[in-house]
This is a predicted structure of a 125-nucleotide RNA (SAM riboswitch aptamer (S box leader)) from uncultured Winogradskyella sp. It matches the Rfam family "SAM riboswitch aptamer (S box leader)". Gene Ontology term of the family: regulation of gene expression. Its mean pLDDT, the model's own confidence on a scale to 100, is 79. The source organism's lineage runs through Bacteria, Pseudomonadati, Flavobacteriia, Flavobacteriaceae and Winogradskyella.
RNA sequence: AUGUUAUCAAGAAAGGCAGAGGGAAUAGACCCGUUGAAGCCUUAGCAACCCUUAAAUUUAUUAAGAAGGUGCUACAUUCUACUUGAGGAUGCGAAUCAUUUCUCGCAAAUUCGGAUAGAUAACCA
Numbered sequence: 001a002u003g004u005u006a007u008c009a010a011g012a013a014a015g016g017c018a019g020a021g022g023g024a025a026u027a028g029a030c031c032c033g034u035u036g037a038a039g040c041c042u043u044a045g046c047a048a049c050c051c052u053u054a055a056a057u058u059u060a061u062u063a064a065g066a067a068g069g070u071g072c073u074a075c076a077u078u079c080u081a082c083u084u085g086a087g088g089a090u091g092c093g094a095a096u097c098a099u100u101u102c103u104c105g106c107a108a109a110u111u112c113g114g115a116u117a118g119a120u121a122a123c124c125a
Stems, first nucleotide, its partner, number of pairs: 003123006013043005021032003026081004044073003049069002051065005077117001082114002085112003090107005
């Protein structure tokens, strides 16, 4: 690197150097940036994956902690793009002698899921 498992709508800043980009990739949008982007350094903070402690005892759990190992500190992983999964305002058509209602089908703003990809941690290697 690949793989496995878990989480990802919460949270959290300043200073110095630097000098034009940045928000993963492709496309479309939208936003941030000389009132200083990316990157590097220092300090601080957030969180609780590993970790520590206690309880429990065949379960892979609960609670507390934050010294250590990571990580993170604009906007939901910034949003969308894959899905014949579930709904769905509304519109159209059919059925009905006709109207309302009910039923069926199609389209459908949009909502909730699932998948793909990504990020982080632990493990294997």